[in-house]
A computed fold for a 358-nucleotide RNA from an Alphaproteobacteria bacterium, annotated as Bacterial RNase P class A. Lineage of the source: Bacteria > Pseudomonadati > Pseudomonadota > Alphaproteobacteria. Rfam family: Bacterial RNase P class A. It is annotated as a ribozyme.

């Protein structure tokens, strides 16, 4: 100086003026108005995962259906999160990325191409026999060639007609004993001649979690009409209305005024801002985190409020200058904790590669 890796921060200052709002106090002719003080975001998004809080339903515990997680330790209220680590890809590298458990518990399916996709099998071919000498028959082979996303271990060396884990070494693969290490796992010896392709984001096995609904949960107060329950006054029935209809004989039951009580409805309040809280030190820890000390209180609504102007400054662009133009993505609604999605520009840190000089 140029490329690039991880991680972490900002993401316009400041005053001045005119609004909107939450709270606290004043004051008022109850319309209001005056002071003080708080007033988006790192994602408030998207609602995908986990919790708190609330309500419903439910003897315990297993079990079963059904959804969900899947390497191994650790963190945590919780987690499909985050953290340290394995293994497997990828990158000269810093560093990335992974539905990463079981394929000897069973079933299943491996298009096309190709002989053959898995108890096996042999298209071109190699090799040895035979005659009738052929585009022939009969064994052997499975190294070569050829198909596929994948061919029943690979590389070599002997061996053989030719061939072949037939032997043998190497690397792989199995399981077994030892070493490290909590562990996933790695490493080491011998042993086996190979027997056991792939696919679980196909069925399934295992092993762990998981009751349902959502702040429109949910509680509290409580108009007018209408109905309903009791008291009490007045009024009656020789009426009316029920048991399909009509008669007789019985049953039941009832208007209208006033007070009260109870349930919902408009409507109000509350749930709702002290919190797995914010900051600062200090100490464990490799980290994620965790623990103690000080310290602050920090939106809360009607679904709708958090704003506009003007200066000056401070970044980007144009342009010699003066001057001009522009400053992302977005906005709270019961709350936290992640994950994914958007984001002009800028900044700190720590590393990597390549050149140049010293």
């Nucleotide at each position: 100086u140029c490329a690039g890796a991880u991680g972490g921060c900002c993401g316009g200052a400041u005053g001045g003026c005119c609004g909107c709002u939450g709270g606290a106090g004043g004051u008022u002719u109850c319309g209001g108005c005056c002071u003080c003080u708080g007033g988006a975001g790192g994602a408030a998004a998207g609602u995908c995962c986990g919790g708190g809080c609330u309500c419903c339903a439910c003897g315990g515990a297993a079990g079963c259906a059904c959804g969900g997680u899947g390497c191994c330790g650790g963190g945590u209220a919780a987690c499909g999160c985050c953290c340290g680590g394995c293994g497997a890809g990828g990158g000269c590298g810093a560093c990335c990325u992974c539905a990463g458990g079981g394929a000897u518990a069973g079933c299943g399916c491996c298009a096309c191409a190709g002989a053959a996709a898995a108890c096996a099998a042999a298209c071109c071919g190699c090799c040895g026999g035979g005659c009738u000498c052929g585009u022939c028959c009969c064994g052997g082979c499975a190294a070569g060639g050829g198909u596929g996303a994948a061919a029943c271990g690979g590389u070599g060396c002997g061996g053989u007609a030719a061939g072949a884990g037939c032997g043998c070494a190497c690397c792989g693969c199995g399981g077994c004993u030892c070493u490290g290490g909590c562990a996933a796992c790695a490493g080491a010896g011998a042993c086996g001649g190979c027997a056991c392709g792939g696919c679980a984001a196909g069925c399934c096995c295992c092993a762990c979690c998981g009751g349902g609904a959502g702040c429109a949960a949910g509680a509290c107060c409580a108009a007018a009409u209408a109905g309903g329950a009791g008291c009490g006054g007045c009024a009656c029935a020789u009426g009316g209305g029920c048991g399909g209809u009509u008669u007789c004989c019985g049953g039941c039951u009832c208007g209208u005024c006033g007070c009260u009580c109870g349930g919902g409805u408009c409507g109000g309040u509350c749930g709702c801002g002290c919190g797995a809280g914010g900051c600062g030190c200090u100490g464990a820890g490799c980290g994620a985190u965790c623990a103690g000390c000080g310290u602050c209180c920090c939106a809360g609504a009607g679904g709708a409020a958090u704003g506009g102007u003007c200066a000056u400054c401070c970044c980007c662009c144009g342009g010699a200058a003066a001057c001009g133009g522009g400053g992302a993505c977005a906005g709270a609604a019961c709350c936290c904790g992640g994950c994914u999605u958007a984001c002009a520009g800028g900044c700190c840190a720590u590393c990597u590669g390549a050149c140049a000089c010293u």